[in-house]
Molecule: Glycine riboswitch aptamer
Organism: Streptosporangiaceae bacterium
RNA sequence: CGACACCGUCCGGGAGAGUCCCCAGCCUCGCUGGGGCGCCGAAGGGGCAACAUCCCCGGAACCUCUCAGGCAACAAGGACCGGGCGGGACAG
Numbered sequence: 001c002g003a004c005a006c007c008g009u010c011c012g013g014g015a016g017a018g019u020c021c022c023c024a025g026c027c028u029c030g031c032u033g034g035g036g037c038g039c040c041g042a043a044g045g046g047g048c049a050a051c052a053u054c055c056c057c058g059g060a061a062c063c064u065c066u067c068a069g070g071c072a073a074c075a076a077g078g079a080c081c082g083g084g085c086g087g088g089a090c091a092g
Base pairs, nucleotide, nucleotide: 001092006087007086008085009084010083011082012081013080018037020036021035022034023033024032025031026030038071039070040069044067045065046064047063051058
């Protein structure tokens, strides 16, 4: 000096699932809120296989559960992906 990887941050891409019923309000084409039932899984959260162990503990997900979150459009969010910048190193 120092890549890949890792962490942080910014930008971009980013799916799924009812505007079905009832009530209330309003600026009454409709919109907003609440309730009911139905549904989605890719914020988060829970669970487990192989493996490993004398035993216990450990042990993954885009699998699973749906607690949370979400389900007209818009917005927000969004696992994950790409790029920029920064950081501490390591190999070299």